[in-house]
RNAcentral holds the full RNA, with entries from ENA, Greengenes and SILVA. A computed fold for a 477-nucleotide part of an RNA from an uncultured soil bacterium, annotated as small-subunit ribosomal RNA, 5' domain.

Context: one part of a larger RNA
RNA sequence: GGAUGAACGCCGGCGGUCUGCUUAACACAUGCAAGUCGAACGGAAGUAGCAAUACUUUAGUGGCGGACGGGUGAGUAACACGUAAGAAUCUAGCCCUAGGACGGGAAAAACAGUUGGAAACGACUGCUAAUUCCGGAUGAGCCGAAAGGUAAAAAGAAAUUCGCCUAGGGAUGAGCUUGCGGCUGAUUAGCUAGUUGGUAGUGUAAGGGACUACCAAGGCGACGAUCAGUAGCUGGUCUGAGAGGAUGAGCAGCCACACUGGGACUGAGACACGGCCCAGACUCCUACGGGAGGCAGCAGUGGGGAAUUUUCCGCAAUGGGCGAAAGCCUGACGGAGCAAGACCGCGUGGGGGAGGAAGGUUCUUGGAUUGUCAACCCCUUUUCUCAGGGAAGAACUCAAUGACGGUACCUGAGGAAUAAGCAUCGGCUAACUCCGUGCCAGCAGCCGCGGUAAUACGGAGGAUGCAAGCGUUAUCC
Numbered sequence: 001g002g003a004u005g006a007a008c009g010c011c012g013g014c015g016g017u018c019u020g021c022u023u024a025a026c027a028c029a030u031g032c033a034a035g036u037c038g039a040a041c042g043g044a045a046g047u048a049g050c051a052a053u054a055c056u057u058u059a060g061u062g063g064c065g066g067a068c069g070g071g072u073g074a075g076u077a078a079c080a081c082g083u084a085a086g087a088a089u090c091u092a093g094c095c096c097u098a099g100g101a102c103g104g105g106a107a108a109a110a111c112a113g114u115u116g117g118a119a120a121c122g123a124c125u126g127c128u129a130a131u132u133c134c135g136g137a138u139g140a141g142c143c144g145a146a147a148g149g150u151a152a153a154a155a156g157a158a159a160u161u162c163g164c165c166u167a168g169g170g171a172u173g174a175g176c177u178u179g180c181g182g183c184u185g186a187u188u189a190g191c192u193a194g195u196u197g198g199u200a201g202u203g204u205a206a207g208g209g210a211c212u213a214c215c216a217a218g219g220c221g222a223c224g225a226u227c228a229g230u231a232g233c234u235g236g237u238c239u240g241a242g243a244g245g246a247u248g249a250g251c252a253g254c255c256a257c258a259c260u261g262g263g264a265c266u267g268a269g270a271c272a273c274g275g276c277c278c279a280g281a282c283u284c285c286u287a288c289g290g291g292a293g294g295c296a297g298c299a300g301u302g303g304g305g306a307a308u309u310u311u312c313c314g315c316a317a318u319g320g321g322c323g324a325a326a327g328c329c330u331g332a333c334g335g336a337g338c339a340a341g342a343c344c345g346c347g348u349g350g351g352g353g354a355g356g357a358a359g360g361u362u363c364u365u366g367g368a369u370u371g372u373c374a375a376c377c378c379c380u381u382u383u384c385u386c387a388g389g390g391a392a393g394a395a396c397u398c399a400a401u402g403a404c405g406g407u408a409c410c411u412g413a414g415g416a417a418u419a420a421g422c423a424u425c426g427g428c429u430a431a432c433u434c435c436g437u438g439c440c441a442g443c444a445g446c447c448g449c450g451g452u453a454a455u456a457c458g459g460a461g462g463a464u465g466c467a468a469g470c471g472u473u474a475u476c477c
Base pairs, nucleotide, nucleotide: 001477002476003475004474006473007472008471009470010469013346014345015344016343017342018341019339020338021304026302027301028300030299031298032297035064036063037062040061041060043058044057045056046055047054048053071257072256073255081181082180083179084178085177086176089174090173094170095169096168097167098166099165100164102136104134105133106132111126112125113124114123115122116121141150142149143148156162157161183229184228185227190220191219192218195217196216197215198214199213200212201211202210232254233253234252235251236247237246238245239244259280260279261278262277263276282293283292284291285290310336312335313334314333318332319330320329321328322327349379350378351377352376359370360369361368362367384414385413386412387411388410389409393404421466422465423464424463425462426447427446428445432461433460434459435458436457442449443448
């Protein structure tokens, strides 16, 4: 000198674009953050109707989605990440190709009845639909050398369309293996028995000591094993002429985690943040028998801290889930609010004006300086106030549809009007005098100032630098 997710002090006009718990992965009141489909199904309630029936709503069965999106960085020194390759794999929804959908059966919710419990939530009996479940048939696939064996489906729906089953291919996503690369410590030198390899098996979507049995005795290590400490990694960011050094907030990719530890279930996909089970700590309810919970989602609260915002508006746009669609849901997202926290831009007026006014400061009492500064004259209106007009963002065949927002912007009127501070002035380092103080009070980044004329302390006048900021502190280069 540059930089920051900064903080503190003094001061503070506006706009745009960003950013905003770096500390306690501490504990959380309250509300919201994942639903949707009646064009899968039987009911129930309601409305219209004499009825048939139609419509609306939906607790339940069923389907798809809750594995995405959002948060955090505790753990992890590891194939976690980055990069380059690879083989022994799977992949819902989507696209393409080919083929198929024959014929039967069953249960259990809801519901009804009885009943337990304070509640949470149940228990028993009985009935029932389906795109729910189960046999049979067929079958290009799979296994097998062959013979042979084995595995599907919903003539479902409101029927131009959407669906169902099988096989092959694509795309996407995911799992796995390997080479190389990136921290510190030797005041850690030896480490290792499923350890290293083989055979056979088990297991998996898949290779593999991943696991099991048997056999062999290997494997790693001063090119730093093991142990210990620290740490999410990267694209990037900051600095630097570069080499390098430091760093990993925001944005983007990957990984890991979801009160702590463990476990599996369902599923194409999880060992699952707002699913389940067990154990633990903590909090809450209780009729004491037993139950409920998990903000490292968005707001918000307490606590910790030098320190970090609203319990806001909207699904109008973009995107996502479901649906044939209308649509519903969406604290993703789009916006507004708060904060000079950062960057960028603008303004706080412009021209003229010497009796060099008054006042201040200084003084050798002549003057010098503040200083064209002001007054005064002539302008302008960026900003500001008021009034009028007023968007784009809207695209989904037409129509309708804007949270932001009567915002941005445009026009007119008014009036210099509403708007300047902070630090420094001994040298480094731009900028000097007076008064006070008297090794005191104090200053200080280094050298050093202060003990009676201090340009170094405190005040004043003046000056210098930067400017809606200026200084200080912390950290990095």